Description:
The part of an RNA shown here (small-subunit ribosomal RNA, central domain) has 349 nucleotides and comes from uncultured Marinobacterium sp. The organism belongs to Marinobacterium, within Bacteria. Its mean pLDDT, the model's own confidence on a scale to 100, is 89.
[in-house]
Context: one part of a larger RNA
RNA sequence: CUGGGCGCAAAGCGCGCGUAGGUGGUUCACUCAGUCAGAUGUGAAAGCCCCGGGCUCUGCCUGGGAACUGCACCUGAUACUGCUGAGCUAGAGUACGGCAUAGGGUAUUGCAAUUUCCGGCGUUACGGUGAAAUGUGUAGAGAUCGGAAGGAACACCAGUGGCGAAGGCGACUACCUGGACCGAUACUGACAAUGAGGUGCGAAAGCGUGAGUAGCAAACAGGAUUAGAUACCCUGGUAGUCCACGCCGUAAACGAUGUCAAAUAGCCGUUGGGGGACAUGAUCCUUUAGUGGCGAAGCUAACGCGAUAAGUUGACCGCAUGGGGAGUACGGCCGCAAGGUUAAAACUC
Numbered sequence: 001c002u003g004g005g006c007g008c009a010a011a012g013c014g015c016g017c018g019u020a021g022g023u024g025g026u027u028c029a030c031u032c033a034g035u036c037a038g039a040u041g042u043g044a045a046a047g048c049c050c051c052g053g054g055c056u057c058u059g060c061c062u063g064g065g066a067a068c069u070g071c072a073c074c075u076g077a078u079a080c081u082g083c084u085g086a087g088c089u090a091g092a093g094u095a096c097g098g099c100a101u102a103g104g105g106u107a108u109u110g111c112a113a114u115u116u117c118c119g120g121c122g123u124u125a126c127g128g129u130g131a132a133a134u135g136u137g138u139a140g141a142g143a144u145c146g147g148a149a150g151g152a153a154c155a156c157c158a159g160u161g162g163c164g165a166a167g168g169c170g171a172c173u174a175c176c177u178g179g180a181c182c183g184a185u186a187c188u189g190a191c192a193a194u195g196a197g198g199u200g201c202g203a204a205a206g207c208g209u210g211a212g213u214a215g216c217a218a219a220c221a222g223g224a225u226u227a228g229a230u231a232c233c234c235u236g237g238u239a240g241u242c243c244a245c246g247c248c249g250u251a252a253a254c255g256a257u258g259u260c261a262a263a264u265a266g267c268c269g270u271u272g273g274g275g276g277a278c279a280u281g282a283u284c285c286u287u288u289a290g291u292g293g294c295g296a297a298g299c300u301a302a303c304g305c306g307a308u309a310a311g312u313u314g315a316c317c318g319c320a321u322g323g324g325g326a327g328u329a330c331g332g333c334c335g336c337a338a339g340g341u342u343a344a345a346a347c348u349c
Base pairs, nucleotide, nucleotide: 005319006318007303012317014201015200016199017198021194023192025088026087027086028085029084031082033081034080035077036076037075038074040072041071042070049065050064051063052062053061054060091191092188093187094186095185096183097182098181103177104176105175106174107173109171110154115149116148117147118146119145120144125136126135162169163168206247207246208245209244210243215241216240220236221235222234223233258316259315260314261313262312266294267293268292269291270290271289272288273287274286275285276284277283278281298305299304322349323348324347331342332341333340334339
């Protein structure tokens, strides 16, 4: 090595793009590097193995053989892989015509509601809770009507609906812009899949500078509760939440399931596109790309998965190797910091 694993037991990088590398459709020709066959040389002796011999036997000694699965070179074989050349179109891509969409960005605009302010009306409570109190109110609150300001969020539509690589995305309109899907033809001709390093994106919180601040609200203050109450409940309330630019780079970043490809029973929904049928309808059939529920075979320790596989296979990458110590120390790299990343050992059970 033959011959183990990663949904939940340890184990899939948060997600893309992509370098090296390993891998790669189809036909013909060439070459013969890999591969295969045969020959030659070499592969010391001893030892191992086989057949003998010598010590009464064995250990031991000794003769012969085999073996030394290797290497070099020569002669062949040419299916497969590689190299080279010429093609092909089923992979991939481009053009054309449609089509759905909270995909991204910028700038306007709109409305319900909360809050504050101004004015009218009006008088003693309001608020809050399990019950209260802190708090607000005769300097006129709360309730109610009208007006104004400002910030943030977009009810209904709304749907195991849609879009996006993931994070994520939900008022309207305009502009800029990405990707998918479907349908027919034409074109390029393997241009591909994966991807160590690398590089970009990356919720929330947090950080820097500046703007903004309605509501909510860590910290903080007070009131309650309680044996205590640094909490749960209540009254307030600052960072923050929002915006611009720049950092941070982490999450139960989850489908706890890496990406790509192939083939493998059915049944029922739903979204986008195409085709068809008739009885032209709230109809039916079919196809394709998604998204869900069951389920055959198979798989699984079981739970469950089951064409969106955890089944059957191939290609490439990542990762785990008893629990604790520890995702820690030290060192390196990154960061303004917070910290992140890479990552042990002693000791102990």
The full RNA is in RNAcentral, with records from ENA.